[in-house]
Context: one part of a larger RNA
RNA sequence: UGACGGGGGCUCACACAAGCGGCGGAGCAUGUUGCUUAAUUCGAGGCAACGCGAAGAACCUUACCUGGGCUUGACAUGGCCGGAUUAAACCAGUGAAAGCUGGUGUAGGCCCGCAAGGGUACAACGGUCACAGGUGCUGCAUGGCUGUCGUCAGCUCGUGCUGUGAAGCGUCGGGUUAAGUCCUCUAACGAGCGCAACCCCUAUCGUUAGUUGCUCAGAGCAAUCUAGUACUCUAGCGAGACUGCCGGUGUCAAACCGGAGGAAGGUGGGGAUGACGUCAAGUCCUCAUGGCCCUUACGCUCAGGGUUGCAAACGUGCUACAAUGGUGCGUACAAAGCGAUGCAAGAGCGCAAGCUGGAGCAAAUCGCAAAAAGCGCACCCCAGUUCGGAUUGCAGGCUGCAACCCGCCUGCAUGAAGUCGGAAUCGCUAGUAAUCGGAGAUCAGCUACGCUCCGGUGAAUGUGUUCCUGAGCCUUGUACA
Numbered sequence: 001u002g003a004c005g006g007g008g009g010c011u012c013a014c015a016c017a018a019g020c021g022g023c024g025g026a027g028c029a030u031g032u033u034g035c036u037u038a039a040u041u042c043g044a045g046g047c048a049a050c051g052c053g054a055a056g057a058a059c060c061u062u063a064c065c066u067g068g069g070c071u072u073g074a075c076a077u078g079g080c081c082g083g084a085u086u087a088a089a090c091c092a093g094u095g096a097a098a099g100c101u102g103g104u105g106u107a108g109g110c111c112c113g114c115a116a117g118g119g120u121a122c123a124a125c126g127g128u129c130a131c132a133g134g135u136g137c138u139g140c141a142u143g144g145c146u147g148u149c150g151u152c153a154g155c156u157c158g159u160g161c162u163g164u165g166a167a168g169c170g171u172c173g174g175g176u177u178a179a180g181u182c183c184u185c186u187a188a189c190g191a192g193c194g195c196a197a198c199c200c201c202u203a204u205c206g207u208u209a210g211u212u213g214c215u216c217a218g219a220g221c222a223a224u225c226u227a228g229u230a231c232u233c234u235a236g237c238g239a240g241a242c243u244g245c246c247g248g249u250g251u252c253a254a255a256c257c258g259g260a261g262g263a264a265g266g267u268g269g270g271g272a273u274g275a276c277g278u279c280a281a282g283u284c285c286u287c288a289u290g291g292c293c294c295u296u297a298c299g300c301u302c303a304g305g306g307u308u309g310c311a312a313a314c315g316u317g318c319u320a321c322a323a324u325g326g327u328g329c330g331u332a333c334a335a336a337g338c339g340a341u342g343c344a345a346g347a348g349c350g351c352a353a354g355c356u357g358g359a360g361c362a363a364a365u366c367g368c369a370a371a372a373a374g375c376g377c378a379c380c381c382c383a384g385u386u387c388g389g390a391u392u393g394c395a396g397g398c399u400g401c402a403a404c405c406c407g408c409c410u411g412c413a414u415g416a417a418g419u420c421g422g423a424a425u426c427g428c429u430a431g432u433a434a435u436c437g438g439a440g441a442u443c444a445g446c447u448a449c450g451c452u453c454c455g456g457u458g459a460a461u462g463u464g465u466u467c468c469u470g471a472g473c474c475u476u477g478u479a480c481a
Base pairs, nucleotide, nucleotide: 001481002480003478004477005476007475008474009473010472011471012470013469015465016464019428020427021426022425026319027318028317029316030315031314032313033312034310035309042053043052064305065304066303067302068301069300070299073131077130078129079128080127081126082125089104090103091102092101093100094099108122109120110119111118112117133294134293136292137291138290142288143287144283145282146281147279149277154193155192156191157190158189159188160169161168162167173184174183175182199271200270201269202268204239205238206237207236208235209234210233213229214228215227217226218225219224242265245259246258247257248256249255321421325380326379327378328377329376330375331374337368338367339366342361343360347356348355349354387418392413393412394411395410396409397408398407434457435456436455437454438453439452440451
């Protein structure tokens, strides 16, 4: 100087407390361990691995296994040789395919030339040599990127001063703040990286612009048309919030408390933004790269299998155990997205999944599209049930070369466990939790109940810091570094 303490003081955080909902019990989904296996590819491992890399494993992917094949190679550059031997294309045999074998075919570029033809050796092709190739090892050789402490308020420097020195002061003290935020004091005076602000979305208003949007008005049964640019909205520009004003407290300070006005008040709400560093944290399988290793194989290719295997254990979720519910009928209101090998309306067929068909739409125009919870009416009457839907049988639909291993969906039948969950444990302070549906990426299809967005309905509790956990500042002890 740090680190540590079942030392002290001050302070903060869904850290506890107060409250709401879960997990832990059940079934299923998914990830992991373990076991099994020819292979069940690899990585991730307390927080910070475990719905993680994977925003899509039937083939492909694919790195794994079994078997078949290739050896200048699937891909790149260069040298030499051949170059009418051969390219493209086609055919046959063999084969699971890849490949191998044989055949047809004989082309193009450049130069000379009217042409025939000749030359050249440029591409391709064949041979050969350098080399290619490696998701092989080392993340403890590395770059880059990322997680984490933590959006915590810290981390430093120049000059100066103090100390023999390590080092200290500055950065401490008194107030204050979300903040090393600001004020004050002061052997310190300044400065940098962080904080804040500048950026984006959202909340109010003005203005500009009105089509595909809107409708104060008119016509029409309606589709729609005319008209208008008020309103909503859209998207550009601007205004607005700054402790600016008032009162009080306060060191004539910073600031705090209350109030006015205001759509919004003291950082209005949310996002992006992550200091010096820590964990030899993670990644050589995104990529790049040193070293090592393989080179008729640890490279390349093909078929099939596997990554989906199941006594068991754990994590994360979904669905439930019901009456604030289930079912049937009727009826209302979003936002944000996506659409051309695409979204697909009306119509017809089918109980349905879906099929036929194709209007319209490169989309404020058309479509996906029904929002769902909600509201109204009716039934169920507390039961393993009109709860719950696992499992299984049969019959179908869709995608795709192909659904056996191993896809999703529909109908009929079947109807399991489950009556609120031990110890323990998680999230959340407001448009939040809880609950309800919508969309997108990936994608032929989909094991999505995942992830990321979007809106609808919409609480309770806390005004405390004794304790648990983590963190910051000052101080104290230390035989630790």